[in-house]
Context: one part of a larger RNA
Molecule: small-subunit ribosomal RNA, 3' major domain
Organism: uncultured bacterium
RNA sequence: UGACGGGGGCCCGCACAAGCAGCGGAGCGUGUGGUUUAAUUCGAGGCUACACGAAGAACCUUACCUAGACUUGACAUGAUGGUGGUAGGGAACCGAAAGGGGACCGACCCUCGGGAGCCAUCACAGGUGCUGCAUGGCUGUCGUCAGCUCGUGUCGUGAGAUGUUCGGUUAAGUCCCGCAACGAGCGCAACCCUCGCCCCUAGUUGCCAACGGGUCAUGCCGGGAACUCUAGGGGGACUGCCCCGGUUAACGGGGAGGAAGGUGGGGAUGACGUCAAGUCAUCAUGGCCUUUAUGUCCAGGGCUACACACGUGCUACAAUGGCCGGUACAAAGGGUCGCAAACGCGCGAGCGGGAGCUAAUCCCAAAAAGCCGGUCCCAGUUGGGAUCGCAGUCUGCAACUCGACUGCGUGAACGCAGAAUCGCUAGUAAUCGCGAAUCAGCAGGUCGCGGUGACUUAUUCCCGGUCCUCA
Numbered sequence: 001u002g003a004c005g006g007g008g009g010c011c012c013g014c015a016c017a018a019g020c021a022g023c024g025g026a027g028c029g030u031g032u033g034g035u036u037u038a039a040u041u042c043g044a045g046g047c048u049a050c051a052c053g054a055a056g057a058a059c060c061u062u063a064c065c066u067a068g069a070c071u072u073g074a075c076a077u078g079a080u081g082g083u084g085g086u087a088g089g090g091a092a093c094c095g096a097a098a099g100g101g102g103a104c105c106g107a108c109c110c111u112c113g114g115g116a117g118c119c120a121u122c123a124c125a126g127g128u129g130c131u132g133c134a135u136g137g138c139u140g141u142c143g144u145c146a147g148c149u150c151g152u153g154u155c156g157u158g159a160g161a162u163g164u165u166c167g168g169u170u171a172a173g174u175c176c177c178g179c180a181a182c183g184a185g186c187g188c189a190a191c192c193c194u195c196g197c198c199c200c201u202a203g204u205u206g207c208c209a210a211c212g213g214g215u216c217a218u219g220c221c222g223g224g225a226a227c228u229c230u231a232g233g234g235g236g237a238c239u240g241c242c243c244c245g246g247u248u249a250a251c252g253g254g255g256a257g258g259a260a261g262g263u264g265g266g267g268a269u270g271a272c273g274u275c276a277a278g279u280c281a282u283c284a285u286g287g288c289c290u291u292u293a294u295g296u297c298c299a300g301g302g303c304u305a306c307a308c309a310c311g312u313g314c315u316a317c318a319a320u321g322g323c324c325g326g327u328a329c330a331a332a333g334g335g336u337c338g339c340a341a342a343c344g345c346g347c348g349a350g351c352g353g354g355a356g357c358u359a360a361u362c363c364c365a366a367a368a369a370g371c372c373g374g375u376c377c378c379a380g381u382u383g384g385g386a387u388c389g390c391a392g393u394c395u396g397c398a399a400c401u402c403g404a405c406u407g408c409g410u411g412a413a414c415g416c417a418g419a420a421u422c423g424c425u426a427g428u429a430a431u432c433g434c435g436a437a438u439c440a441g442c443a444g445g446u447c448g449c450g451g452u453g454a455c456u457u458a459u460u461c462c463c464g465g466u467c468c469u470c471a
Base pairs, nucleotide, nucleotide: 005470007469008468009467011465012464013463015459019424020423022421026315027314028313029312030311031310032309033308034306035305042053043052064301065300066299068297069296070295073124077123078122079121080120081119082118083117088105089104093100094099108115109114126290127289129288130287131286135284136283137279138278139277140275142273147186148185149184150183151182152181153162154161155160167176168175192267193266194265195264197235198234199233200232201231202230203229207224208223211222212221213220238261241255242254243253244252245251321376322375323374324373325372326371327370333364334363335362338357339356343352344351345350383414388409389408390407391406392405393404394403430452431451432450433449434448435447436446
């Protein structure tokens, strides 16, 4: 000077409390440990590993295993020599393929030296082999926390201190005041994006108030430019105004006006540093190792195993519910190697069909919870759907290992869950569906979107953190 303290003081945070919904019990999905295995490729390991790298493991992917093959190599550059029946194509035959094999067919450029290609040899290629304790880059975390420093001056023998401490105040080292300090930088805030109000510009593919036409009906048509909306620009909020408190300050409390009020909501943005944190398997890279193999190709298998254990999810245990019929209201996206309507067939998955759409035009598309009516009558049930049998659909060369979905049958555990534990302060939690990326196919995951929409609250304690202080 720091760090630490079951020392003290001040203050924050869903940190506790208050409350709502969960997890821990059940079945299943998924990741991990363990075990097993020829292999179950590798990494990630308290918070900060465990639906994580995986935004798609049937083949491929694929790095693993077994078996079969290749050796200047699947790929790059260079050197020397050779090569016209050369390069290239390639039948029979062996084979699971890769590969081997070669009957036969058979070129190009050119300045006639040669070039390209190919063959041989050499130098080398190659390595998801090791080391993240040799590294770059990128990332997590403390933490969106309010801190971390510098110049000059001053103080101290010095390490260093001061400034940055004090009194107030703030979300904030935010600001005010005081002060041997005076200034400054990186952070904070603001500038950026988005949502909420208004105006202007613009009016198709979107809109339809007034006028006219038309239909069983529909902005359907003429037309209109008001409204909604779309997407570009601008305005608007600054404690600006009033009252009170305060030190006349910063600021705090209340009020007016306003769509919005004191940072309006959300996002992007992450200081100096910490954890020899993570990543040599994105990539790059030092060193080491390998070189007829630790490289390369290929078939099949494995990554999907299963006595168990944990994390994280889904579905439930029902009546605020299940089932049946009818009937509303979104947003944000995607679509030409694509999205696919009407119509027909099928109980259904789906099939046939192909209008329209390079999309504010057409399609995916039905939103679901909701509302109206009916039914069930508390029962392991008309709750719950695991498991298994049979029959099918679709994608794909191919669904045995190992896909998703459909129909019929089967109907397991499960009666609201111990110790313990997680999330959340408002359009939030909870609940309901929709879309997208990846993708041939496959979503209980992820990332987005909107619909309905609660409860509760204080600083004693637990956890983490900031500042001051202590022999």